[in-house]
Context: one part of a larger RNA
RNA sequence: GGUCUAUGAAGGAUGACUUGGUCAGUUAAGGCGAUGAAGGACGUGGUAAGCGACGAUACUUCCUAGGUGAGCUGCAAACAAGCUUUGAUCCUAGGGCAUCCGAAUCCGGGAACGGUCUUUGAGUAAUAUCAAAGAAUCUUGGCAUAAAUAAAAUAGUGUCAAGAGGCAAAACCAGGGGAAGUGAAACAUCUCAGUACCCUGAGGAAAAGAAAGCGUAAGCGAUUCCCGUAGUAGCGGCGAGCGAAGUGGGAAAAGCCCAAAUCUUGAUUAUGUGACAACCUGCAUGUGUUGUAAUCAAGAGGUUGUGGGAGCAAAUUGGAGAACGAUGCAGAGUUCUCGGGAAGUCAAAAAUUUUAAUAGUAGCUGAAUGUUUUGGAAAAUACAGCUAUAAAAGGUGAAAGCCCUGUAAGUGAAGCUAUUAAAACUUCCUGGAAUUGCCACCCAAGUAUUACGGGACACGAGGAAUCCCGUGAGAAUCUAGGCCGACCACGGUCUAAGGCUAAAUACUAUAACUGGACCGAUAGUGUACCAGUACUGUGAAGGAAAGUUGAAAAGAACCCCGGUGAGGGGAGUGAAAUAGAACCUGAAAUCAUAGACCU
Numbered sequence: 001g002g003u004c005u006a007u008g009a010a011g012g013a014u015g016a017c018u019u020g021g022u023c024a025g026u027u028a029a030g031g032c033g034a035u036g037a038a039g040g041a042c043g044u045g046g047u048a049a050g051c052g053a054c055g056a057u058a059c060u061u062c063c064u065a066g067g068u069g070a071g072c073u074g075c076a077a078a079c080a081a082g083c084u085u086u087g088a089u090c091c092u093a094g095g096g097c098a099u100c101c102g103a104a105u106c107c108g109g110g111a112a113c114g115g116u117c118u119u120u121g122a123g124u125a126a127u128a129u130c131a132a133a134g135a136a137u138c139u140u141g142g143c144a145u146a147a148a149u150a151a152a153a154u155a156g157u158g159u160c161a162a163g164a165g166g167c168a169a170a171a172c173c174a175g176g177g178g179a180a181g182u183g184a185a186a187c188a189u190c191u192c193a194g195u196a197c198c199c200u201g202a203g204g205a206a207a208a209g210a211a212a213g214c215g216u217a218a219g220c221g222a223u224u225c226c227c228g229u230a231g232u233a234g235c236g237g238c239g240a241g242c243g244a245a246g247u248g249g250g251a252a253a254a255g256c257c258c259a260a261a262u263c264u265u266g267a268u269u270a271u272g273u274g275a276c277a278a279c280c281u282g283c284a285u286g287u288g289u290u291g292u293a294a295u296c297a298a299g300a301g302g303u304u305g306u307g308g309g310a311g312c313a314a315a316u317u318g319g320a321g322a323a324c325g326a327u328g329c330a331g332a333g334u335u336c337u338c339g340g341g342a343a344g345u346c347a348a349a350a351a352u353u354u355u356a357a358u359a360g361u362a363g364c365u366g367a368a369u370g371u372u373u374u375g376g377a378a379a380a381u382a383c384a385g386c387u388a389u390a391a392a393a394g395g396u397g398a399a400a401g402c403c404c405u406g407u408a409a410g411u412g413a414a415g416c417u418a419u420u421a422a423a424a425c426u427u428c429c430u431g432g433a434a435u436u437g438c439c440a441c442c443c444a445a446g447u448a449u450u451a452c453g454g455g456a457c458a459c460g461a462g463g464a465a466u467c468c469c470g471u472g473a474g475a476a477u478c479u480a481g482g483c484c485g486a487c488c489a490c491g492g493u494c495u496a497a498g499g500c501u502a503a504a505u506a507c508u509a510u511a512a513c514u515g516g517a518c519c520g521a522u523a524g525u526g527u528a529c530c531a532g533u534a535c536u537g538u539g540a541a542g543g544a545a546a547g548u549u550g551a552a553a554a555g556a557a558c559c560c561c562g563g564u565g566a567g568g569g570g571a572g573u574g575a576a577a578u579a580g581a582a583c584c585u586g587a588a589a590u591c592a593u594a595g596a597c598c599u
Stems, first nucleotide, its partner, number of pairs: 001598009015584001016548002020519002022516007029508002031167002039101003042055003046079002050075002052059001062095006071083003106115003116135007137164009172203001173201005183190001187237001213220002224251004234242002255500003262300010278287002280331006305478001307443003311438004316433002319338006339430006352424010363411003369384003373380001385402002387391001393405003449473008459485001480495005535542002555583001558570004
C1' cells in the first nucleotide's frame, strides 16, 4: 500500500404509503358589473408575524327563518378571559353592514393618494372641522332656450329620464382584416391557409332557415348535424397537391310576419267654385272652406307560384243585441257589447301573478357478535352465531358485513332557485270560408342585368354557368321575371331585390358525482408542503427546491462532562429510541476503528 471480515459514520437510492395530480364521462350551470364587478391595498383578534375569514356593525357584540343537539372561541398548541339546553359552536336560506383603489365616473394623480364645488345637518363668538347626498363622458328620447338669417327652422346651450362603458373561459360562434417558416426535393402560379395572428360583436349556444332551391324527364319539398356517396366527379406549372354535390340511411322536426295595390281619418300645399262636382245607394229634402290632386302620418286590407292579392258584379253558407252617417223611409255597410271558439310569455304581439307537482339548495331514520390464543394493541387465530333491498367505501393500536362514519331502502324545507301543469290575465277569430265571371290596379329599383376590374364557389379565366363587391351603363310587373354549368330552341322548375323562427350541433373556466390494464414525490399539474411563492431580469418575462417520529407526545423529569454552549453519557417513556425531532425503510460512492491475510 492492497484484499477480506466485523462494527460504525456519511449519504438518501430502494421498498411501503398518499393528502395531490391526470384522463374520460354524466348532470347542472353557462355569466359578473354604475344597486360599483373581476382583481387588489389597508385594516379587524386579549397575547396575533403568516395563511384563511371578515370590513369602522370588521376572527363577527346586526336582524329574521329553517336544520342539528353538547359542546365551543379557524389553521394552531398554550395561557388568560369568556359563550352555551333561555339551544351556543356548526350547516342552509333571506336581508343588513361592506374603509380605500380599480370601468372608477366631481378634478388631479407616480393605483390604494391630494384637492374643489353645490345642498342639508352637526359644530364654533366667527373661521376651522365633521357627517350625509350630489357633481364624468357618450348615445337615445322628452322639455326649455336659441345663432349665422327678417320670420320660421336648424346647429348650439341647458335640463330631465333611460341605456352604455369594464371583467372573464388562453374554450365554443359570427363578421371585418390577414401572414410566413413549409411542400413543390430549387422557385415565381400553386401550397401551407382564409390557418396563425389582430379587430368588432353576441349568446348559452351562435350561425343558418321556410326555395327566384335541388334534380332529370322520375320526382323531392326550410335549416342544421352524423353516416355514406368518395378520395369518386372534377380542379391542378394536369406538378406538388386541392377536392365536392344530388339521390340514399339516420338525429331533430314548426312554421310565420311585413311592403305594395285599395279604403278611412288627420295634417300641409296646390287647385276648384255658388252648382253640373261631393256628402254609401234609390226617392225627397238639405248642406256646402263639403270636393279634386300631391306629400306625410295613423288605422283597416294583404302575403302567394296547380300564381296570389286589390277593385267591380253575381250567387252559397251564417248565434243574439245595440249604436253610427246631413235628415226621413227602404236596402247595403261599419263599429261596439254579450255569447261561442282559439292561442300565448322561448318564433309569428306582450306584461305579470297565484296554486300544485317535480328537482335542487341544510338534514333525518337506517339491520346484524361474542368468547379463546398470540401480541404493546385484535379487526388475525380457534370455536360458536347473526344481518343482508345493506358483502360500496373509509376509519378504528395488524387484516372488521355485524365497533364508528356510512351503504341498500325510505323520508324531509319556513325561505330561495329552476322546470312542468293549471288558473288568473292578455291577444286574436266570430264574417270569414269556399265558387264563378269581368277588369288589368299591385306584387320590394339605381334593384335584376350588363361591360370592365376583383373576390367566393372543390372549380387557378377556363367553353365557366352560379354567388358577392368596386366603377360605368341600366330593365320588366304575370302576355312578367330568375334558374336548369357558355349560348340558342323546346320543355321543366321556382318567384330575388323586407323580416322573425325552437330542436337535433359546438365548447367547458365553474359546481356535484362516477370511473381508469393512469402517476405515486427526479413520477403525476410548474405547485401533494403558505407556489406562480422564494429567487432572476430595467422590462416583456422566466421560475424552483421542499411529503412520512410514534398507536398515543407518553417529545426525554432528574444526574454527569462541557462555554449557564454545541454535542454526548446515564436515568426515564415506549412494543421498539440503531423510532429522539438532522426522527419509517436506510442501497452505493466516500471515511473511520479493530482483526486476519498478501506484498